[in-house]
RNA sequence: GCCAGGAUAGCUCAGUUGGUAAAGCAUGAGACUCUUAAUCUCGAGGUCGUGGGUUCGAAUCCCAUGUUGGGCA
Numbered sequence: 001g002c003c004a005g006g007a008u009a010g011c012u013c014a015g016u017u018g019g020u021a022a023a024g025c026a027u028g029a030g031a032c033u034c035u036u037a038a039u040c041u042c043g044a045g046g047u048c049g050u051g052g053g054u055u056c057g058a059a060u061c062c063c064a065u066g067u068u069g070g071g072c073a
Base pairs, nucleotide, nucleotide: 001072002071003070005068006067010025011024012023019056027043028042029041030040031039049065050064051063052062053061
């Protein structure tokens, strides 16, 4: 330099043709237990890398840009 990817909650990640952003672990509270652990119930936690554009509506489509791992030369 060229090619095709990743990024979404503290961590690991889903989101199938544009229509409320999910789950597991972790975390808070409660139940259970003599206590702890385990188990069960409920909750909190997200400007979807950044800036624009299209659209009634964008994590998703388009453009620009930064970042990260890989392949080729």
Notes: Transfer RNA from Podarcis lilfordi, 73 nucleotides, folded computationally. Its Rfam family is "tRNA". The RNAcentral record of the sequence draws on ENA and Rfam. The organism belongs to Podarcis, within Eukaryota.